[in-house]
RNA sequence: GCCUUUGUAGCUCAGUGGAAGAGCUUAUGACUUUUAAUCAUACGGUCCAGGGUUCGAGCCCCUGCAUCGGCU
Numbered sequence: 001g002c003c004u005u006u007g008u009a010g011c012u013c014a015g016u017g018g019a020a021g022a023g024c025u026u027a028u029g030a031c032u033u034u035u036a037a038u039c040a041u042a043c044g045g046u047c048c049a050g051g052g053u054u055c056g057a058g059c060c061c062c063u064g065c066a067u068c069g070g071c072u
Base pairs, nucleotide, nucleotide: 001071002070003069006066007065010024011023012022013021018055026042027041028040029039030038048064049063050062051061052060
């Protein structure tokens, strides 16, 4: 230099154009003599950045940044 993977909640990840989610963590409550476990509720998001397409973009296209891998 070229090709390619990934980028979404504190962490791990879903989400094939139409209302952004799950598990774990955290907080509160229930239960329990207490803790743990279990159950319920809640908090938490500039969907990497910019632009384009579209009535509508996390999703499609372009560029950049970061990252995984490969070739030279």
The prediction has a mean pLDDT of 81. The RNA shown here (transfer RNA) has 72 nucleotides and comes from Kwoniella bestiolae CBS 10118. The RNAcentral record of the sequence draws on GtRNAdb. Its Rfam family is "tRNA". Rfam links the family to the GO term triplet codon-amino acid adaptor activity. It is annotated as a transfer RNA. A source record names the gene tRNA-Lys-TTT-2-1.